[in-house]
């Protein structure tokens, strides 16, 4: 060093509720909170899924409304890429 992940040790992070705030939305910021996390750290112009429907087409449909694509946007705690702490078996 690599590969592993233990009733070690340092510690870390924080999911659903609630409160306020942005935001069309999915969703994010902050307080409280603590479901769980050995990468639950970075990264959405490595890549791949997913999810929004604000615009733009194109379709249903009297209208309202659904649908599909393509742009935007979100999700990394969905897989994935990089980094990294420790050191039993």
């Nucleotide at each position: 060093u690599c590969u592993c992940g233990a009733u070690a040790a340092u510690g870390g992070c924080a999911a659903a509720a609630c409160u306020g705030g942005c935001g069309a939305a999915a969703g994010c910021c902050a307080g409280c909170g603590a479901c769980g996390c050995a990468a639950a750290g970075c990264u959405a112009a490595a890549g791949g899924g997913g999810c929004u429907c604000c615009g733009u087409u194109c379709u249903c449909c009297a209208u309202c409304u659904g649908g599909a694509a393509c742009g935007u946007g979100c999700u990394u705690g969905c897989c994935a890429g990089c980094u990294g702490c420790c050191g039993a078996a």
The RNA shown here (c-di-GMP-I riboswitch aptamer) has 89 nucleotides and comes from Paenibacillus sp. GP183. The source organism's lineage runs through Bacteria, Bacillota, Bacilli, Caryophanales and Paenibacillus. Its mean pLDDT, the model's own confidence on a scale to 100, is 83. Its Rfam family is "c-di-GMP-I riboswitch aptamer". Rfam describes the family as follows. GEMM was predicted in a large-scale screen for bacterial structured RNA regulatory elements. Rfam 15.1 lists 5,092 matches to the family in 1,772 species. The RNAcentral record of the sequence draws on ENA.